[in-house]
RNA sequence: UUGAAAACAGGGCAAAGCGAGUGAAAGCUCGUGACGCAAAGCUAUAGGGACUUUAAAAUGUCAGCCAGUUGCACUA
Numbered sequence: 001u002u003g004a005a006a007a008c009a010g011g012g013c014a015a016a017g018c019g020a021g022u023g024a025a026a027g028c029u030c031g032u033g034a035c036g037c038a039a040a041g042c043u044a045u046a047g048g049g050a051c052u053u054u055a056a057a058a059u060g061u062c063a064g065c066c067a068g069u070u071g072c073a074c075u076a
Stems, first nucleotide, its partner, number of pairs: 001076001003074001012037002017032006035064001041069003047066002049062003
């Protein structure tokens, strides 16, 4: 510098469901749980897209859709 095709070791995150709280909803927080993840780390008016609400929209929300950005171990 490159890669996520395969393997090993150590660690990390935690979908659905369930319980509690919060919210108009989507959703979020905590606990439990493990479907998966090589960025499932971070970024949500100031990239696209999606969800909710609405007469229409977002000023609400989603980073585990793409994208941007930083990066440990490992491989070459």
This is a predicted structure of a 76-nucleotide RNA (c-di-GMP-I riboswitch aptamer). It matches the Rfam family "c-di-GMP-I riboswitch aptamer". Rfam describes the family as follows. GEMM was predicted in a large-scale screen for bacterial structured RNA regulatory elements. Gene Ontology term of the family: cyclic-di-GMP binding. The model forms 94% of the base pairs in the Rfam consensus.